[in-house]
RNA sequence: AAACGAUAAGAGCAAAUUUGACGAAAGUCAAAGACGCAAAGCUACGGACCUAAAGUUUUAUAACUAUGGUCGCCGGGUUACCGAA
Numbered sequence: 001a002a003a004c005g006a007u008a009a010g011a012g013c014a015a016a017u018u019u020g021a022c023g024a025a026a027g028u029c030a031a032a033g034a035c036g037c038a039a040a041g042c043u044a045c046g047g048a049c050c051u052a053a054a055g056u057u058u059u060a061u062a063a064c065u066a067u068g069g070u071c072g073c074c075g076g077g078u079u080a081c082c083g084a085a
Base pairs, nucleotide, nucleotide: 004083005082012037013036017032018031019030020029021028022027035072041078042077043076045075046074047073048070049069050068055064056063057062
């Protein structure tokens, strides 16, 4: 240095839920709150999944579709605290 991850040490993030705001929705942001996380830091590059305003189709009901979203769904890329085995 890399790999690795302990009943180590000092830190970190923050699920569900509640309140408020934004949004057509999915969802996001802030505060409270901690289920958990060794990258649960960042990135929408690949896959997967969610939503369907607008658009298209349909006699209608409805259906299709991402330009929207989820990195705490998985993988990739990238950055990083500590140091037992």
This is a predicted structure of an 85-nucleotide RNA (c-di-GMP-I riboswitch aptamer) from a Fusobacteriota bacterium. Taxonomically the source falls in Fusobacteriota (Bacteria, Fusobacteriati). It matches the Rfam family "c-di-GMP-I riboswitch aptamer". Rfam describes the family as follows. GEMM was predicted in a large-scale screen for bacterial structured RNA regulatory elements. Model confidence (mean pLDDT): 88 of 100.